[in-house]
RNA sequence: AGUGAGAAAGGCAAACCCGCCGCGAGGCGGGGACGCAAAGCCGAGGGGCUCAAUGAGCUGGCCGGGUUGCCACUA
Numbered sequence: 001a002g003u004g005a006g007a008a009a010g011g012c013a014a015a016c017c018c019g020c021c022g023c024g025a026g027g028c029g030g031g032g033a034c035g036c037a038a039a040g041c042c043g044a045g046g047g048g049c050u051c052a053a054u055g056a057g058c059u060g061g062c063c064g065g066g067u068u069g070c071c072a073c074u075a
Stems, first nucleotide, its partner, number of pairs: 001074004011036002016031006034061001040067003045063002047059005
């Protein structure tokens, strides 16, 4: 510098259940694992979703993009 086939130190955690917050989409904490090589962070591009709707929000575990980082392999 490139790659993520197999594996692995370590990590995250969908659905569902409980509690709290929110009108809601949904969020946070605990349990739980479907999965994830950025399923770390970023909502300003596209998509989807919500509402008290001509605005205001939610979604990065929908995608592009930005940015930071672990392990392994290759050169």